Overview
A computed fold for a 1486-nucleotide RNA from a metagenome, annotated as small-subunit ribosomal RNA. RNAcentral holds the sequence, with entries from SILVA. The prediction has a mean pLDDT of 84.
RNA sequence: AGAGUUUGAUCCUGGCUCAGGACGAACGCUGGCGGCGUGCUUAACACAUGCAAGUCGAACGGGCUAUAGCAAUAUAGCUAGUGGCGGACGGGUGAGUAACGCGUGACCAAUCUGCCCCGGACUGCGGAAUAACGGUGGGAAACUACCGCUAAUACCGCAUGUUGAAAUUAGAUCGCAUGGUCUGAUUUUGAAAGCUUCGGCGGUCCGGGAUGAGGUCGCGACCUAUUAGCUUGUUGGUGAGGUAACGGCUCACCAAGGCGACGAUGGGUAGCUGGUCUGAGAGGAUGAUCAGCCACACUGGGACUGAGAUACGGCCCAGACUCCUACGGGAGGCAGCAGUGAGGAAUAUUGCGCAAUGGACGAAAGUCUGACGCAGCAACGCCGCGUGAAGGAUGAAGGUGCUUUGCAUUGUAAACUUCUGUAGGGAGGGACGAAUCCCCCGCUAUUGGCGGGGUUGACGGUACCUCCAAAGUAAGCACCGGCUAAUUCCGUGCCAGCAGCCGCGGUAAUACGGAAGGUGCAAGCGUUGUCCGGAUUAACUGGGUGUAAAGGGCGUGUAGGCGGAGGAAUGUGUCGGGAGUGAAAUCGUGCGGCUUAACCGUAUCAAUUGCUUUCGAAACUGUUCCCCUUGAGUUCGAGAGAGGCAGAUGGAAUACCAGGUGUAGCGGUGGAAUGCGUAGAUAUCUGGUAGAACACCGGAGGCGAAGGCGGUCUGCUGGCUCGAAACUGACGCUGAGGCGCGAAAGUGUGGGUAGCGAACAGGAUUAGAUACCCUGGUAGUCCACACCGUAAACGAUGGUCACUAGUCGUCGGGGGAUUCGACCCCCUCGGUGACGCAGCUAACGCAUUAAGUGACCCACCUGGGGAGUACGAUCGCAAGGUUGAAACUCAAAGGAAUUGACGGGGGCCCGCACAAGCGGUGGAGCAUGUGGUUUAAUUCGAUGCAACGCGAAGAACCUUACCUGGGCUUGAACUGCAGUAUAAACCCAUGAAAGUGGGCUAUCCCUUCGGGGAGUGCUGUAGAGGUGCUGCAUGGCUGUCGUCAGCUCGUGUCGUGAGAUGUUAGGUUAAGUCCUGCAACGAGCGCAACCCUUGUCUCUAUUUGCCAUCAGGUAAUGCUGGGAACUAUAGAGAGACUGCCGCGGUUAACGCGGAGGAAGGUGGGGAUGACGUCAAGUCCUCAUGGCCCUUACGUCCAGGGCUACACACGUGCUACAAUGGCUGGUACAAUACGUCGCAAAACCGCAAGGUGGAGCUAAUCGGUAAAAACCAGUCUCAGUUCGGAUCGCACUCUGCAACUCGAGUGCGUGAAGUUGGAAUCGCUAGUAAACGCGGAUCAGCAGGUCGCGUUGAAUACGUUCCCGGGCCUUGUACACACCGCCCGUCACACCAUGGGAGUCGGUAGGACCCAACAGGUUUGCGCUAACCGCAAGGAAGCAGAGCCUUAAGGUCAGGCUGAUGACUGGGGUGAAGUCGUAACAAGGUA
Repeated sequence: AGAGUUUGAUCCUGGCUCAGGACGAACGCUGGCGGCGUGCUUAACACAUGCAAGUCGAACGGGCUAUAGCAAUAUAGCUAGUGGCGGACGGGUGAGUAACGCGUGACCAAUCUGCCCCGGACUGCGGAAUAACGGUGGGAAACUACCGCUAAUACCGCAUGUUGAAAUUAGAUCGCAUGGUCUGAUUUUGAAAGCUUCGGCGGUCCGGGAUGAGGUCGCGACCUAUUAGCUUGUUGGUGAGGUAACGGCUCACCAAGGCGACGAUGGGUAGCUGGUCUGAGAGGAUGAUCAGCCACACUGGGACUGAGAUACGGCCCAGACUCCUACGGGAGGCAGCAGUGAGGAAUAUUGCGCAAUGGACGAAAGUCUGACGCAGCAACGCCGCGUGAAGGAUGAAGGUGCUUUGCAUUGUAAACUUCUGUAGGGAGGGACGAAUCCCCCGCUAUUGGCGGGGUUGACGGUACCUCCAAAGUAAGCACCGGCUAAUUCCGUGCCAGCAGCCGCGGUAAUACGGAAGGUGCAAGCGUUGUCCGGAUUAACUGGGUGUAAAGGGCGUGUAGGCGGAGGAAUGUGUCGGGAGUGAAAUCGUGCGGCUUAACCGUAUCAAUUGCUUUCGAAACUGUUCCCCUUGAGUUCGAGAGAGGCAGAUGGAAUACCAGGUGUAGCGGUGGAAUGCGUAGAUAUCUGGUAGAACACCGGAGGCGAAGGCGGUCUGCUGGCUCGAAACUGACGCUGAGGCGCGAAAGUGUGGGUAGCGAACAGGAUUAGAUACCCUGGUAGUCCACACCGUAAACGAUGGUCACUAGUCGUCGGGGGAUUCGACCCCCUCGGUGACGCAGCUAACGCAUUAAGUGACCCACCUGGGGAGUACGAUCGCAAGGUUGAAACUCAAAGGAAUUGACGGGGGCCCGCACAAGCGGUGGAGCAUGUGGUUUAAUUCGAUGCAACGCGAAGAACCUUACCUGGGCUUGAACUGCAGUAUAAACCCAUGAAAGUGGGCUAUCCCUUCGGGGAGUGCUGUAGAGGUGCUGCAUGGCUGUCGUCAGCUCGUGUCGUGAGAUGUUAGGUUAAGUCCUGCAACGAGCGCAACCCUUGUCUCUAUUUGCCAUCAGGUAAUGCUGGGAACUAUAGAGAGACUGCCGCGGUUAACGCGGAGGAAGGUGGGGAUGACGUCAAGUCCUCAUGGCCCUUACGUCCAGGGCUACACACGUGCUACAAUGGCUGGUACAAUACGUCGCAAAACCGCAAGGUGGAGCUAAUCGGUAAAAACCAGUCUCAGUUCGGAUCGCACUCUGCAACUCGAGUGCGUGAAGUUGGAAUCGCUAGUAAACGCGGAUCAGCAGGUCGCGUUGAAUACGUUCCCGGGCCUUGUACACACCGCCCGUCACACCAUGGGAGUCGGUAGGACCCAACAGGUUUGCGCUAACCGCAAGGAAGCAGAGCCUUAAGGUCAGGCUGAUGACUGGGGUGAAGUCGUAACAAGGUA
């Protein structure tokens, strides 16, 4: 410090997620030791039991025990009671509290303070009671009543009282104000307690200190405006009361104030801080342990005592709960330490000790102390240590993996050898923490102080030290697809499962589970949760708003914020120095102590960024004063304009009305119909009426703040611009709220209504058509008044000011120059446009009219959906507007640009693509293939074009892969090794065959005679074999787009980038073919050419082919001699290149025409198939990974099947006839083929064929007849002399074998069919069509297929349309790419949520009723020890009573809030559901 994730890819915006650190944690697996820390975050829920606050006999009277004594008594110890001090500290918890509660800094001239310290002065004289105790009672208990006795440091009175308090008064002095302080005078008033070990300890008053407490104020620290107004003791005053003290703290009266947008009031949440965690910091989060403050002590209320409490282990009352009870009545409060139950994911021992530190009491010894010191439990955290170290390669065994005669890895790891001894174990020694108090001794100066000795340890026989033995007792957890370090095998097969995000898993999973190996950390490791970080993702540091989320519709203006130039003053902010404070601990630094570290100690350390105060500075800012003119405004003179409001007025058009002419249609559409019209329409003419809008001018022209504004004239009125001087003197900018304006639609009331026209009606369209189209048509559109207040109210761009290159238009002014005129030229101010530099921007783009560079102010944004929805509030007559969430859900949503693909987008072009033609298919019968069905099996594959006469160039057996049955198991075929036997054959039996059983035979080659070699049989072994699966694991081969003209690269350049350029453009071509131009220049694969064939010629050659000339011969024939001319054969060449001419074209490429030529613009045909697409086809040609079978999914054999048959489709054949059939006659080919072959002549048969066997290993012989054509005859339009299916009989051929299931022949039979619906196919010339011939396969089987020749057409205007393709461009929400994407209702399931008759709670107040305890006040007839009084009585006090305040309780009506609720509303999510097709392309109505 970043990374992953939106896309085919890119840049940006933007969210989600991860890597880090932390924790009072919990859970899972695992676990050796020690040190130091930490340990109910939940139920402030309820608590059994024990302990946590007592102490003092040196305050007091008793009592008990012990000792001594006969006893009185004495001594010692203990303690129930009176009394004193302490139970207000210490310890716990965080419920409440948004508050002067806390923090910080001030203040109290408005206060108190026990114990402690310092100083001063005292401690005199009296009195009356009471508990304990004794007696008599009550009660279950708790406890209590009456009578009697008694003491005090308990209580009361008097005296004295430096000083104190109160009142009055004089003087001095001080302070920020009220006012304070000091001194003096007068009057009144106020204290005390004793005990003793004789050392001392106490008591009272006054002053001071210290400590602690109380009060006041400034500032600071949560959320919410869907809480905007709150307040009646409220705000202030006067007086009184009360308090330690100020104060509405309380009361009476008076006034009407006080708080609030700088957020009052209300609601929610919360103890605050030092600090802690994180972070570079600024910040954010947090407030366990430790420390400071506050609050609370079962819940609520109350006071008493006291220096201090409104009191955790005190009291009273009320309430809830628990316990005891004799039912009458009582007792209790663990949020002290342990512990229990409950809750919970979760948090410890009913331990030891007061030895230390601290506290209470005491003169002290000492007692008490769950504070505290220790121990126990827990890997809860931090820190440290160990589980061994060195050597050791047969790289052991075993495991695992792989490319498997082996190799790799585990791995120096182990074994083995040599060492060491931490921790743990055993044995021995053994602390520091201890100083005190007290006692003794000594010194000093008797108090005090100092020194020495003695005494005291829970932890603990612990830490630590020494010795002994022994590698012996001690390693796990997570991860290994990317982020992120680390990979393989097996299993599983969208299952089981994983997952932080992206995402893995559908038979080869580095992602699931296991294993091996590896990586990381380590007594821990992972997971979960939470916080900060990364996140500049709330932006102070440090973000944005044209299109990504985001500028208010526009103006005016209040508060507020900001503000021109000069001078002076001040010193608010600001800056600097000093002082106080900012507790300690923590963090940091230095040093030190535990063996180290964690931990701990220490310091004039640092820091605590703050607050207060003081001194100074004066640039900037603020304030005050003076002054200026440039910002702003005013006056004057001109000017333009659909600026606004009101009134008047004009013509064209439309509709209607009246009349005339006139006759059958009009109107409307893609085409129609509804509609209008013979009752006279439409059309046309004349006249009239009505309402609305204003053609031309008219223009990216003008005006206005925006909305918006358009005939003409008049009136009223706002703003703006220019010009020149003068005046005011910062008067300015922005603007939360507020106020006003604000298109269209809509609303109310009243008018108006020609045209248009929601709704509605009808007609069409359509599968439907509640639409688009048509005919009508109401609201509305118009006017007046009043509402509404929203728009893609858009420049999707807030306002103002300043600055920053230009060029060209246009509108309104002014000036200059001028040949004085229109025009034209230059300068300038203000608007409005186009282009463009720098700069900016993610890009697109903006660019003096900024989206550039700066300043100021306002508004708004923070992932998508839910949702601009719900609830609440507010505005509105309503419709609705404004404000405006959450639950839940997704990992994206989005912007700009790029490349493709696509479009019922555009342009250009091509193709038998259409059109123009010819012939077919689709109808019939048959053949063949397929589907389907059937079957024991009907083997398998191919399935739009691009499967279907396809693999199959030929299924009777074989083939054959299928079925049935019979056999074999190292096998039918192949290889190696070992062993053994030995040639092969032949015959018989049995069987459907395979096979099984038997018989016969003893024999290959070489030899150095020992043997060796080849082959064969058998046995064993390793292995064979598989047309079994996966073509979606593959190679190879093939199809297709498509013989379409395309597909790319290098370098350069442009772009942030994906990419672009080149390859686009203008021409041209069959062609990315060529030319020209151009930030491109070149190149490659394709095109073309090179190759084969065919068309012409030349040369060479001449047999088997040929025969013109010469000769011979025949019935005839190149038959023969011969020839080499011709044809042909087969080799080599020539030829065609837009080469020549003309015209066009850009001087080009090229096109058109012409000449010559056998052939002319690629001459015809073939082979040749770019980058790629279709997970196209093929594992059944072959090869091959993986999986599967192994007496079978292998192999052999016989028979069957692949040939089935209600049906459907494809491809063909033959026909339907006269351009024909039949009969007869007669011509003309080419390619290929033949010795396991072709087979002639001749003869036989009606024929298929048979006999025969000349010739031919082929330009020699053969099949071989070519057929249509042509000639002649016949048939005469019919189911026929067409057509030949089907069936019968008889044959032929091939073959072991024609039954299932071959082909052919003859005779007989003679079906459908009379030219074929929708639809659809081929073909552009030697082509289509027609005709026959040959080959491969093959024993036989051809209507298929591959070739060959014969006869031989028609048509193409043209590119609008259909299909396919190419290039450019455009749009896109598509990229699996339109067979795309995608919307809404409905149905089903689940989830959260709104409304809802209500129901049940919570909470804060209000009114009224009742009113405990307590306090206050009044009264007090009853009662009473101290004092006064001779007494009566008084003073003083108490009980009681009345009134006031008041907790709890009750009643009532509302507020706020939570839960729940039949039913209901929308929303979200879900695999393939239903209906349509709204959006994305002109998305088919933008």